About this RNA
The part of an RNA shown here (small-subunit ribosomal RNA, central domain) has 350 nucleotides and comes from a metagenome. The coordinates come from a structure-prediction model, not an experiment, and the mean pLDDT is 86.
Context: one part of a larger RNA
RNA sequence: CUGGGCGUAAAGGGAGUGUAGGCGGACUUAUAUGUCAGGUGUGAAAUCCCUCGGCUUAACCGAGGAACUGCGCUUGAAACUGUGAGUCUAGAGUAUGUCAGAGGCAAGCGGAAUUCCCGGAGUAGCGGUGAAAUGCGUAGAGAUCGGGAAGAACACCAGUGGCGAAGGCGGCUUGCUGGGACAUAACUGACGCUGAGGCUCGAAAGCGUGGGGAGCGAACGGGAUUAGAUACCCCGGUAGUCCACGCUGUAAACGAUGGAUACUAGAUGUAUGGUAUAUUAAAAUACUAUGUGUCGAAGUUAACGCGAUAAGUAUCCCGCCUGGGGAGUACGGCCGCAAGGUUAAAACUC
Numbered sequence: 001c002u003g004g005g006c007g008u009a010a011a012g013g014g015a016g017u018g019u020a021g022g023c024g025g026a027c028u029u030a031u032a033u034g035u036c037a038g039g040u041g042u043g044a045a046a047u048c049c050c051u052c053g054g055c056u057u058a059a060c061c062g063a064g065g066a067a068c069u070g071c072g073c074u075u076g077a078a079a080c081u082g083u084g085a086g087u088c089u090a091g092a093g094u095a096u097g098u099c100a101g102a103g104g105c106a107a108g109c110g111g112a113a114u115u116c117c118c119g120g121a122g123u124a125g126c127g128g129u130g131a132a133a134u135g136c137g138u139a140g141a142g143a144u145c146g147g148g149a150a151g152a153a154c155a156c157c158a159g160u161g162g163c164g165a166a167g168g169c170g171g172c173u174u175g176c177u178g179g180g181a182c183a184u185a186a187c188u189g190a191c192g193c194u195g196a197g198g199c200u201c202g203a204a205a206g207c208g209u210g211g212g213g214a215g216c217g218a219a220c221g222g223g224a225u226u227a228g229a230u231a232c233c234c235c236g237g238u239a240g241u242c243c244a245c246g247c248u249g250u251a252a253a254c255g256a257u258g259g260a261u262a263c264u265a266g267a268u269g270u271a272u273g274g275u276a277u278a279u280u281a282a283a284a285u286a287c288u289a290u291g292u293g294u295c296g297a298a299g300u301u302a303a304c305g306c307g308a309u310a311a312g313u314a315u316c317c318c319g320c321c322u323g324g325g326g327a328g329u330a331c332g333g334c335c336g337c338a339a340g341g342u343u344a345a346a347a348c349u350c
Base pairs, nucleotide, nucleotide: 004321005320006319007304008303012318014201015200016199017198021194022193023192025088026087027086028085029084030083031082034080035077036076037075038074039073040072041071042070049065050064051063052062053061054060091191092188093187094186095184096183097182098181099180103177104176105175106174107173108172109171110154114150115149116148117147118146119145120144125136126135162169163168206247207246208245209244210243211242215241216240220236221235222234223233258317259316260315261314262313263312266295267294268293269292270291271290272289273288274287275286276285277284299306300305323350324349325348332343333342334341335340
């Protein structure tokens, strides 16, 4: 390289958007690029293969044939592919009418709790643990009542509930804004799928500048425990956690499962729409669409399991894997303020 693979053995890119490229619905017609057929020229000789022959055989040599799977020219075929023209509506999109939602951004507001401050009343403890001690408290703590300040998070509702491409999103109100589903079948008429590069988004921690700082809390200090205890437990506590702007670009970024399309028994929940039946209405029943769960036939799998939300049956496109260690490291490139990220070996060794 090929072959074979990628849920758990090595292997799906963290996610989207989209360029080139690859692939692409139905019908008619033309063409003849690919494709196919015939003819013809060429494809040197030798070699290879087949047959016959010559050295006593063989290697070797001689002769004939086949072959040289290719290319050029030419005559045709027109199913498929490509291309041109025309048409269509099943893909895709638009429109109209509804609907659900912690989807995003900004502004404002709210109550519970916590800590601190002030005041009242009040006295000797409080706190903490397995047990203690450090700690707080007669300079009046803790418990209790009233007042005030601050910051952060939003109990119940809450649900294998919902929304989002992923990361993620949860008090209430308002404004701006993205996407989705269903119904209708009016419009466009293949406008599609995927997507190397590129661009954008991307938890937590971390970084820069400026704010903020209640609680929690790496580091750090102290008290315990212990043989020791650079820990687990306790008392404190700085960065940080919060906000604005900028950077970083990584995660068990997980469903450890890339995207799209079609097909292939069922059973049972749930969320949001729709249709029909009957009814005063509601509830109900049946069917249906989309999403989300559980079980399961066929099939599949090394097994576990998966099983219309496939890991089944197929097609298209992208990414990735190729024994363990060395190593996601070195060197170089690119990116970054740095931390580092990304791309990514070899020697050697088993």